[in-house]
RNA sequence: GGGCGUGUAGCUCAGGUGGUUAGAGCGCGUCACUGAUAAUGACGAGGUCGGAGGUUCAAGUCCUCCCAUGCCCA
Numbered sequence: 001g002g003g004c005g006u007g008u009a010g011c012u013c014a015g016g017u018g019g020u021u022a023g024a025g026c027g028c029g030u031c032a033c034u035g036a037u038a039a040u041g042a043c044g045a046g047g048u049c050g051g052a053g054g055u056u057c058a059a060g061u062c063c064u065c066c067c068a069u070g071c072c073c074a
Stems, first nucleotide, its partner, number of pairs: 001073007010026004019057001028044005050066005
């Protein structure tokens, strides 16, 4: 330098052929339970989906460029 893939919550990830409110597990906080922990249960906080543009009535999802990262080729 060329090709392919990945980027969504603190971590690991899901998200159909663009549409309803952006989710799960773990973690975190509060409460219940306990003599006290752990475990368990209930509730809750936490995101503008890597960045910037574009298409569209509507974009996590489609298009372009850029950034980071992994693999392959040279």